The prediction has a mean pLDDT of 79. The RNA shown here (Fluoride riboswitch aptamer (crcB RNA motif)) has 61 nucleotides and comes from a Pseudomonadota bacterium. Of the family's consensus pairs, 100% are formed in the model. The source organism's lineage runs through Bacteria, Pseudomonadati and Pseudomonadota.
């Protein structure tokens, strides 16, 4: 000093809370797609599942 496995803690998964599960990192995980000379174009508050808060559409009162 470099790997590789285990345990404990911790973070992280495209804009916000909380349960629950899956995965992924120890300074890394992670930091959305297309299409481009230029000019623009699209999906979502979740990694999934459920709820809440915010947006967006349509309808009632």
């Nucleotide at each position: 000093c470099g790997u590789c496995g285990g345990u404990c803690c911790g973070g992280g998964g495209a804009u916000g809370g909380a349960g629950u599960u899956c995965c992924c990192c120890g300074u890394a995980a992670c930091c959305g797609c297309c299409a481009u000379a230029c000019c623009g174009g699209c999906u979502g508050a979740u990694g999934a599942c459920u709820c809440c808060u915010g947006c967006c559409g349509c309808g009632u009162c």

It was read from a public genome assembly, where an Rfam model found it.